A computed fold for a 269-nucleotide part of an RNA from a Phycisphaerales bacterium, annotated as large-subunit ribosomal RNA, domain VI. NCBI's taxonomy places the organism under Bacteria, Pseudomonadati, Planctomycetota, Phycisphaerae, Phycisphaerales.
Context: one part of a larger RNA
RNA sequence: CGUCGCAAAUUUGAGAGGAGUCAACCCUAGUACGAGAGGACUGGGUUGGACCAACCCCUGGUGAUCCAGUUGCAUCGCUCGAUGCACCGCUGGGUAGCUACGUUGGGCAGGGAUAACCGCUGAAAGCAUCUAAGCGGGAAGCCCCCCUCAAGAUGAGAUUUGCAUGCGUAAGCGAAAGACCCCUGGUAGACCACCAGGUUGAUCGGCCGCAGGUGUACAGGCAGUAAUGUCUUCAGCCGAGCGGUACGAAUGGUCGAAGCGUCAAUCGC
Repeated sequence: CGUCGCAAAUUUGAGAGGAGUCAACCCUAGUACGAGAGGACUGGGUUGGACCAACCCCUGGUGAUCCAGUUGCAUCGCUCGAUGCACCGCUGGGUAGCUACGUUGGGCAGGGAUAACCGCUGAAAGCAUCUAAGCGGGAAGCCCCCCUCAAGAUGAGAUUUGCAUGCGUAAGCGAAAGACCCCUGGUAGACCACCAGGUUGAUCGGCCGCAGGUGUACAGGCAGUAAUGUCUUCAGCCGAGCGGUACGAAUGGUCGAAGCGUCAAUCGC
RNA backbone atom coordinates (compact mmCIF):
# COMPACT_ATOMS: atom_id res chain seq x y z
C1' C A 1 0.00 0.00 0.00
C1' G A 2 -3.74 -3.55 -1.06
C1' U A 3 -7.77 -6.68 0.70
C1' C A 4 -13.97 -1.55 -1.16
C1' G A 5 -16.40 2.37 5.96
C1' C A 6 -12.92 2.30 10.39
C1' A A 7 -11.30 -1.12 14.16
C1' A A 8 -10.46 -5.35 17.97
C1' A A 9 -10.46 -10.52 18.67
C1' U A 10 -11.15 -15.64 17.26
C1' U A 11 -10.46 -18.74 13.20
C1' U A 12 -10.89 -22.07 8.12
C1' G A 13 -6.80 -24.17 5.44
C1' A A 14 -5.17 -23.59 -0.66
C1' G A 15 -0.15 -24.37 0.00
C1' A A 16 4.73 -25.28 2.39
C1' G A 17 8.02 -27.55 5.87
C1' G A 18 9.15 -31.34 9.74
C1' A A 19 8.84 -36.32 11.46
C1' G A 20 9.28 -41.30 9.25
C1' U A 21 15.03 -44.93 12.15
C1' C A 22 17.81 -49.29 13.73
C1' A A 23 19.01 -53.34 16.88
C1' A A 24 19.03 -56.97 20.74
C1' C A 25 16.45 -60.15 24.07
C1' C A 26 11.98 -63.25 25.67
C1' C A 27 7.58 -66.23 24.19
C1' U A 28 5.52 -68.87 19.96
C1' A A 29 9.82 -73.02 19.80
C1' G A 30 14.58 -76.03 20.32
C1' U A 31 8.61 -76.30 17.07
C1' A A 32 8.39 -76.54 11.17
C1' C A 33 12.69 -78.14 8.27
C1' G A 34 17.03 -81.37 8.62
C1' A A 35 20.51 -87.98 9.00
C1' G A 36 22.85 -84.68 12.17
C1' A A 37 25.11 -80.12 12.94
C1' G A 38 22.07 -76.48 13.04
C1' G A 39 17.62 -73.82 13.03
C1' A A 40 13.20 -70.51 11.15
C1' C A 41 8.65 -67.95 8.58
C1' U A 42 4.57 -65.83 11.32
C1' G A 43 2.35 -63.48 15.55
C1' G A 44 2.95 -61.23 20.50
C1' G A 45 5.92 -58.76 24.37
C1' U A 46 10.23 -56.12 26.59
C1' U A 47 14.50 -53.18 26.46
C1' G A 48 18.13 -50.29 24.27
C1' G A 49 21.37 -47.22 20.55
C1' A A 50 21.40 -43.02 17.57
C1' C A 51 18.21 -38.87 16.35
C1' C A 52 14.49 -34.95 17.54
C1' A A 53 11.75 -31.67 20.97
C1' A A 54 10.74 -29.48 25.63
C1' C A 55 12.30 -28.49 30.56
C1' C A 56 15.56 -27.46 35.21
C1' C A 57 12.04 -31.08 40.13
C1' C A 58 16.50 -34.51 40.80
C1' U A 59 22.19 -35.31 39.60
C1' G A 60 26.10 -32.23 37.83
C1' G A 61 28.52 -27.79 35.17
C1' U A 62 28.87 -22.53 34.89
C1' G A 63 27.50 -18.69 37.83
C1' A A 64 33.71 -12.10 36.38
C1' U A 65 32.75 -10.34 42.42
C1' C A 66 27.05 -13.42 46.47
C1' C A 67 29.68 -15.33 51.11
C1' A A 68 33.99 -17.06 53.51
C1' G A 69 39.34 -18.35 54.15
C1' U A 70 44.24 -16.88 52.90
C1' U A 71 49.61 -14.94 50.63
C1' G A 72 52.66 -10.54 49.13
C1' C A 73 52.86 -5.27 48.57
C1' A A 74 50.63 -0.45 49.11
C1' U A 75 47.13 3.05 51.34
C1' C A 76 43.57 4.85 55.19
C1' G A 77 49.05 8.51 60.71
C1' C A 78 49.93 3.70 64.05
C1' U A 79 47.07 -0.74 66.60
C1' C A 80 42.46 -2.76 65.39
C1' G A 81 39.47 -2.86 61.24
C1' A A 82 39.12 -2.09 56.15
C1' U A 83 40.24 -0.90 50.92
C1' G A 84 43.28 -1.26 46.25
C1' C A 85 46.65 -4.26 43.03
C1' A A 86 48.64 -9.03 42.01
C1' C A 87 44.92 -14.20 35.93
C1' C A 88 38.23 -12.99 39.37
C1' G A 89 45.69 -12.81 43.20
C1' C A 90 44.84 -17.85 44.96
C1' U A 91 41.49 -21.35 47.48
C1' G A 92 36.50 -23.50 49.33
C1' G A 93 31.35 -23.07 48.35
C1' G A 94 27.15 -21.03 45.60
C1' U A 95 20.90 -18.27 44.36
C1' A A 96 18.52 -16.93 39.70
C1' G A 97 19.51 -17.64 34.67
C1' C A 98 21.83 -20.61 30.88
C1' U A 99 22.83 -25.68 30.39
C1' A A 100 24.04 -31.80 29.84
C1' C A 101 26.57 -35.61 31.80
C1' G A 102 20.24 -34.73 34.06
C1' U A 103 14.64 -35.38 33.50
C1' U A 104 10.30 -36.06 30.46
C1' G A 105 8.18 -37.04 25.80
C1' G A 106 8.31 -38.70 20.35
C1' G A 107 8.66 -42.53 15.96
C1' C A 108 3.15 -46.17 17.12
C1' A A 109 -1.58 -47.58 15.50
C1' G A 110 -5.18 -46.71 11.53
C1' G A 111 -7.53 -45.39 6.54
C1' G A 112 -7.24 -44.78 0.95
C1' A A 113 -5.04 -45.57 -3.95
C1' U A 114 -1.06 -48.48 -5.83
C1' A A 115 4.27 -51.20 -7.64
C1' A A 116 6.42 -55.93 -8.55
C1' C A 117 3.63 -60.00 -7.56
C1' C A 118 -0.68 -63.36 -6.03
C1' G A 119 -5.81 -64.20 -7.38
C1' C A 120 -11.68 -64.51 -8.81
C1' U A 121 -14.93 -64.63 -12.80
C1' G A 122 -14.05 -64.61 -18.11
C1' A A 123 -14.19 -64.44 -23.62
C1' A A 124 -11.68 -63.30 -28.26
C1' A A 125 -9.93 -68.88 -29.53
C1' G A 126 -16.68 -74.57 -27.42
C1' C A 127 -10.33 -75.75 -24.37
C1' A A 128 -6.95 -72.87 -21.61
C1' U A 129 -5.98 -67.97 -19.80
C1' C A 130 -5.30 -62.68 -13.49
C1' U A 131 -7.58 -59.13 -18.71
C1' A A 132 -9.74 -57.86 -23.36
C1' A A 133 -15.24 -55.93 -20.18
C1' G A 134 -15.61 -56.59 -14.72
C1' C A 135 -13.93 -57.63 -9.36
C1' G A 136 -10.22 -58.62 -5.09
C1' G A 137 -5.37 -58.91 -2.27
C1' G A 138 -0.66 -56.54 -2.06
C1' A A 139 5.25 -52.51 0.29
C1' A A 140 9.82 -48.99 5.19
C1' G A 141 7.44 -46.34 -0.85
C1' C A 142 2.60 -42.38 -2.54
C1' C A 143 -1.90 -39.53 -0.32
C1' C A 144 -4.14 -38.80 4.52
C1' C A 145 -3.67 -39.43 9.84
C1' C A 146 0.76 -36.66 13.81
C1' C A 147 3.68 -31.64 14.62
C1' U A 148 4.76 -26.46 12.81
C1' C A 149 3.90 -22.17 9.57
C1' A A 150 0.15 -20.35 6.67
C1' A A 151 -5.66 -15.51 3.45
C1' G A 152 -0.21 -10.60 -0.34
C1' A A 153 -4.36 -17.95 -1.08
C1' U A 154 -4.23 -10.11 -5.26
C1' G A 155 -8.73 -16.43 -5.80
C1' A A 156 -6.60 -11.17 -0.50
C1' G A 157 -11.80 -16.20 2.76
C1' A A 158 -15.10 -16.92 7.54
C1' U A 159 -17.22 -15.66 12.46
C1' U A 160 -18.05 -12.50 16.74
C1' U A 161 -17.90 -7.78 18.88
C1' G A 162 -17.15 -2.30 19.01
C1' C A 163 -17.64 2.64 16.57
C1' A A 164 -20.13 5.33 12.78
C1' U A 165 -24.59 7.92 8.91
C1' G A 166 -21.53 14.60 11.29
C1' C A 167 -19.48 19.48 8.89
C1' G A 168 -17.86 21.20 3.95
C1' U A 169 -19.45 22.89 -3.37
C1' A A 170 -14.77 20.48 -3.26
C1' A A 171 -9.98 19.77 -1.32
C1' G A 172 -10.63 18.30 3.29
C1' C A 173 -11.87 18.88 8.72
C1' G A 174 -12.50 16.04 12.86
C1' A A 175 -13.23 15.20 20.20
C1' A A 176 -15.65 7.76 17.73
C1' A A 177 -14.18 2.71 18.51
C1' G A 178 -9.24 1.77 18.39
C1' A A 179 -4.11 2.46 17.79
C1' C A 180 0.65 4.69 17.77
C1' C A 181 4.82 7.98 19.25
C1' C A 182 6.80 8.54 24.13
C1' C A 183 7.79 6.53 29.08
C1' U A 184 8.53 2.06 33.14
C1' G A 185 10.08 -2.79 31.96
C1' G A 186 10.87 -8.40 30.49
C1' U A 187 8.38 -14.43 30.25
C1' A A 188 10.65 -11.20 24.47
C1' G A 189 14.73 -9.59 21.78
C1' A A 190 20.73 -8.18 16.90
C1' C A 191 17.36 -3.82 15.26
C1' C A 192 12.34 -4.03 14.62
C1' A A 193 8.81 -7.01 16.50
C1' C A 194 6.30 -9.56 20.77
C1' C A 195 4.54 -9.38 25.83
C1' A A 196 3.44 -6.85 30.88
C1' G A 197 2.30 -1.83 32.48
C1' G A 198 1.71 3.87 32.38
C1' U A 199 -1.55 6.99 38.76
C1' U A 200 -8.87 4.12 37.96
C1' G A 201 -1.16 1.99 38.59
C1' A A 202 2.53 -3.08 41.70
C1' U A 203 5.81 -2.07 35.35
C1' C A 204 10.95 -1.06 37.26
C1' G A 205 13.87 0.77 41.32
C1' G A 206 13.93 1.54 46.68
C1' C A 207 12.20 -0.35 51.39
C1' C A 208 10.01 -4.51 54.33
C1' G A 209 9.17 -9.85 54.90
C1' C A 210 10.27 -14.80 53.21
C1' A A 211 13.09 -18.34 50.51
C1' G A 212 18.03 -19.32 49.33
C1' G A 213 23.76 -18.81 49.59
C1' U A 214 27.86 -18.43 52.84
C1' G A 215 28.95 -20.18 57.65
C1' U A 216 28.97 -17.64 63.46
C1' A A 217 30.42 -10.36 61.50
C1' C A 218 32.09 -5.71 64.13
C1' A A 219 32.53 -4.41 69.13
C1' G A 220 32.72 -6.00 74.01
C1' G A 221 33.19 -9.83 78.07
C1' C A 222 35.75 -14.33 79.74
C1' A A 223 40.05 -18.09 79.40
C1' G A 224 45.16 -18.31 77.86
C1' U A 225 52.23 -15.59 78.47
C1' A A 226 50.68 -15.79 73.42
C1' A A 227 49.00 -17.72 68.82
C1' U A 228 44.08 -18.50 69.67
C1' G A 229 39.55 -20.32 71.77
C1' U A 230 34.75 -19.22 73.72
C1' C A 231 29.91 -16.19 74.89
C1' U A 232 26.74 -12.44 73.09
C1' U A 233 25.59 -15.42 67.72
C1' C A 234 22.08 -21.01 63.19
C1' A A 235 25.38 -14.66 63.73
C1' G A 236 26.69 -10.88 60.06
C1' C A 237 26.59 -10.00 54.96
C1' C A 238 23.98 -11.04 50.50
C1' G A 239 23.03 -10.34 42.34
C1' A A 240 19.11 -12.00 39.60
C1' G A 241 14.09 -15.84 43.24
C1' C A 242 8.67 -15.42 45.82
C1' G A 243 5.39 -11.82 47.98
C1' G A 244 3.96 -7.01 50.18
C1' U A 245 4.24 -1.66 50.17
C1' A A 246 2.96 4.24 45.93
C1' C A 247 8.61 6.19 48.87
C1' G A 248 11.08 7.53 43.61
C1' A A 249 10.07 7.03 38.16
C1' A A 250 5.92 5.76 34.15
C1' U A 251 5.88 13.29 31.95
C1' G A 252 3.75 14.74 27.49
C1' G A 253 1.69 14.27 22.51
C1' U A 254 -0.28 12.31 17.72
C1' C A 255 -3.04 9.45 14.26
C1' G A 256 -7.52 7.51 13.31
C1' A A 257 -14.53 6.39 10.03
C1' A A 258 -18.68 9.04 8.90
C1' G A 259 -18.47 5.66 2.11
C1' C A 260 -21.44 2.31 -1.82
C1' G A 261 -25.80 -0.58 -3.35
C1' U A 262 -30.85 -2.46 -2.57
C1' C A 263 -35.58 -2.59 -0.12
C1' A A 264 -39.39 -0.52 3.06
C1' A A 265 -41.95 3.35 5.91
C1' U A 266 -42.88 8.54 6.72
C1' C A 267 -42.63 13.53 4.98
C1' G A 268 -42.08 17.08 0.95
C1' C A 269 -42.30 18.39 -4.38